[in-house]
C1' cells in the first nucleotide's frame, strides 16, 4: 500500500428488516439466630455519523478501533 472479518450490559455470547434472548458478575429483597446455598426482582444511545425503509443490531455509504491475509 491492497483486501477481508469483527465491534451488542462490567465479562462471555445469540438475534430471517417487525417489543434486543441467555449465562456469569453486580445491586435490592425473601428465607436464616448469623451466614452460605436457593428463590424473586432490577439493568442496553446495539462503536460513531449519514442514507434506504411504514419500521434497521440487521441493508447501503463514510469514519473509527481491533484482528487477519497478501505485497
Nucleotide at each position: 500500500g491492497a483486501c477481508g472479518g469483527c465491534g451488542u450490559a462490567g465479562c462471555c455470547c445469540a438475534a430471517u428488516g417487525g417489543u434486543a434472548a441467555g449465562g456469569c458478575a453486580a445491586a435490592g429483597g425473601u428465607c436464616u439466630g448469623c451466614a452460605a446455598a436457593a428463590c424473586c426482582u432490577u439493568g442496553a444511545u446495539u462503536c460513531c455519523c449519514g442514507g434506504u425503509u411504514c419500521g434497521a443490531c440487521u441493508c447501503c455509504g463514510g469514519g473509527u478501533g481491533u484482528c487477519g491475509u497478501c505485497u